[in-house]
RNA sequence: AGCGUAGCUCAGUUGGUAGAGCUCCUGAUUUGUAAUCAGGUGGUCGCGGGUUCGAGUCCCACCGCU
Numbered sequence: 001a002g003c004g005u006a007g008c009u010c011a012g013u014u015g016g017u018a019g020a021g022c023u024c025c026u027g028a029u030u031u032g033u034a035a036u037c038a039g040g041u042g043g044u045c046g047c048g049g050g051u052u053c054g055a056g057u058c059c060c061a062c063c064g065c066u
Stems, first nucleotide, its partner, number of pairs: 001066004007022004016053001024040005046062001048060003
């Protein structure tokens, strides 16, 4: 100096209801598995404060990684 957001890889860039892909689960298809298709589950956004009507986003301190 940069980074920390779902089990993993990552978006979220004028502050305004947190997303994608993969994984996983269910169903369809198949003699069965895989593949394919449809649907679904899953996050106190590293921790604690501050600012604000409102913070993943801005400010401070701390913790961890490079």
Predicted 3D model of a 66-nucleotide RNA (transfer RNA) from a marine eukaryotic metagenome.
Rfam family: tRNA. Rfam classes the family as a transfer RNA.
Its mean pLDDT, the model's own confidence on a scale to 100, is 80.